Predicted 3D model of a 258-nucleotide RNA (Bacterial large signal recognition particle RNA) from a mouse gut metagenome. The sequence is in RNAcentral, with records from MGnify. Rfam family: Bacterial large signal recognition particle RNA. It is annotated as a non-coding RNA gene. The prediction has a mean pLDDT of 75.
[in-house]
RNA sequence: CGCUAGACGGGGAGCUUGCGGUGCCCUGUGAACUGCAAUCCGCAAUAGCAGUGUCGAACGCCGUCCCAGGCUUUGGUUAUGGUUGGCCGCACAUAGCAAGGGGUGUUGAUAUUAAGGUCCUAUGCAACGUUAUGCUGUGAACCGUGUCAGGGCUUGACCGCAGCAGCACUAAGCAGACUUUAGCGUGUGCCAUAGGGAAACUUUAAAGGAGCAACCUGCUAUGUUACCGCUUCGGUAGUCAAAGUCAAAGGCGGUGCG
Numbered sequence: 001c002g003c004u005a006g007a008c009g010g011g012g013a014g015c016u017u018g019c020g021g022u023g024c025c026c027u028g029u030g031a032a033c034u035g036c037a038a039u040c041c042g043c044a045a046u047a048g049c050a051g052u053g054u055c056g057a058a059c060g061c062c063g064u065c066c067c068a069g070g071c072u073u074u075g076g077u078u079a080u081g082g083u084u085g086g087c088c089g090c091a092c093a094u095a096g097c098a099a100g101g102g103g104u105g106u107u108g109a110u111a112u113u114a115a116g117g118u119c120c121u122a123u124g125c126a127a128c129g130u131u132a133u134g135c136u137g138u139g140a141a142c143c144g145u146g147u148c149a150g151g152g153c154u155u156g157a158c159c160g161c162a163g164c165a166g167c168a169c170u171a172a173g174c175a176g177a178c179u180u181u182a183g184c185g186u187g188u189g190c191c192a193u194a195g196g197g198a199a200a201c202u203u204u205a206a207a208g209g210a211g212c213a214a215c216c217u218g219c220u221a222u223g224u225u226a227c228c229g230c231u232u233c234g235g236u237a238g239u240c241a242a243a244g245u246c247a248a249a250g251g252c253g254g255u256g257c258g
Stems, first nucleotide, its partner, number of pairs: 001258003006055003009027004017044005032052005061254005070245011082233001085230001088229002091224007099217003103212002112206007119196006125189002127186006135176004144169004152161002
């Protein structure tokens, strides 16, 4: 100098029987071009294919060491949101125990007995309400009463007759006061009488003589609740650790032919 091997990016998860690629992410740039591809594309352990181009035995190729950016898995832990449960905590209800506190009791407890009350029925009384009656007032253009001026009718006249207004009175009605009487009624009553009375409470009395009670704490049992704690199973986010995979950078070494 001309060639050749080789290189012209690599990696992670995912996809896949597996490999590579397209899409996502990391790294990184000195990082060729065209075509194909997610309801995929191309291949088969030599695991993208097809075509073209450039560099080329070293800055670029190959091996190894070091370093550790990323990703994955597992485990721990924290937070958050969902979900499950009722063995447990918290909470509630009921029943019981009586260790502690407090209370009560020899000024006499619990239990027992007797009588009364609370309760029920009936009657009476009272109170209250209501209705009627009684009382007072008012109350009729004509169709109520009495008296009926004037006027009218009748008559020769007297007499007589009907009668408006007015006045007086009254019926129905209306209003008022009061309580005389009667009826009815009542979430009325320190009322009276008679009868009844299961349980409970209470008052009094009797006999007797030491406990009673369960308010608080505690304990036991049963049941309830599911906000919270706890618990079951997922999710999400952070953090720690381990394991796996591993880009780039750096170090060392290796690699032909003419």